[in-house]
Model confidence (mean pLDDT): 82 of 100. Transfer RNA from a Bdellovibrionales bacterium, 72 nucleotides, folded computationally. Its Rfam family is "tRNA". Rfam links the family to the GO term triplet codon-amino acid adaptor activity. From the family's description: Transfer RNA (tRNA) molecules are approximately 80 nucleotides in length.
RNA sequence: UGGCCAGUAGCUCAGUGGUAGAGCAAUCGGCUGUUAACCGAUUGGUCGUAGGUUCAAGUCCUACCUGGCCAG
Numbered sequence: 001u002g003g004c005c006a007g008u009a010g011c012u013c014a015g016u017g018g019u020a021g022a023g024c025a026a027u028c029g030g031c032u033g034u035u036a037a038c039c040g041a042u043u044g045g046u047c048g049u050a051g052g053u054u055c056a057a058g059u060c061c062u063a064c065c066u067g068g069c070c071a072g
Base pairs, nucleotide, nucleotide: 001071002070003069004068005067006066007065010024011023012022013021018055026042027041028040029039030038048064049063050062051061052060
């Protein structure tokens, strides 16, 4: 320098163009001699950045940024 892949909650990851989710973590409560475990609830998102297409974009297109792999 070129090609490919990835970027979504604190972490690991889902998400056919039509209301952004799960598990874990955190907080509160229940359970109990206490802790852990277990059970219930709650909180938590400028969907990497900037544009474009569309009635509507996490999803499609373009450029860029970061990380990984391959080639030179």
The organism belongs to Bdellovibrionales, within Bacteria.